[in-house]
Molecule: c-di-AMP riboswitch aptamer (ydaO/yuaA leader)
Organism: Streptomyces buecherae
RNA sequence: GGGCAACCAUCGCCGAGUCCCUUAUGGCGCGAGCCAGGGGAGCCGGGGACCCAAGUCCCCUGGGGUGAAUCGGCCGCCAUCCUCGCGAGAGGCGUGGUGACCGUAGGAGACCUUCCUGCUCCGAACCCGUCAGCUAACCCGGUAGGCGAGAAGGAAGGAAAGG
Repeated sequence: GGGCAACCAUCGCCGAGUCCCUUAUGGCGCGAGCCAGGGGAGCCGGGGACCCAAGUCCCCUGGGGUGAAUCGGCCGCCAUCCUCGCGAGAGGCGUGGUGACCGUAGGAGACCUUCCUGCUCCGAACCCGUCAGCUAACCCGGUAGGCGAGAAGGAAGGAAAGG
């Protein structure tokens, strides 16, 4: 001097996920207070009329919600269907599922919003339980979790700081 890891502080990022009160609630503490539970504000989500939308037949298939996270392609595997075959198996412009890969609707990135041009990433996961279009009143629920040490440039309008 560089790299890796852990902890603390600071400053930030994704996300609704922040703030306040509380001994006529419980626990810890000598106490100040802290934790849990409860209440509220703000923010977020769901259900829920008229009107509107939808509305028929056949095949397959339940349907719906949060979220940016949808929709495809190629290859392999499994299952099913069809044809051939005594069978083992073989074939297929078929259907469904699954794995990897490649794209993609869409989404994120350091003062904030918008626009332009780039770069780097994400493009998941979970929930309801046969049930829900929109939806005023009204009703119900959530207020987590996980990350980073780099922050691209230009324009307009603001904010903050400094002078």